[in-house]
Molecule: transfer RNA
Organism: Candidatus Nanoarchaeia archaeon
RNA sequence: GGCCUCGUGGUCUAGCGGCUAUGACGUUGCCCUUACAAGGCGAAGAUCACCGGUUCGAAUCCGGUCGGGGCCA
Repeated sequence: GGCCUCGUGGUCUAGCGGCUAUGACGUUGCCCUUACAAGGCGAAGAUCACCGGUUCGAAUCCGGUCGGGGCCA
């Protein structure tokens, strides 16, 4: 330098053009317990890496940039 792939709450992750972006762990409120843990019922938390384009509509498609990983030279 070329090609492929990934980037989504604190962490891991689902999503493949259309409600209000999914779940788990973690955090947190209440219940339960003498208490702790476990368990039950809730809550908060993501400008979907960034810029532009296509479209009535983009996390999703296209181009570019940045970053991680892989292959080739």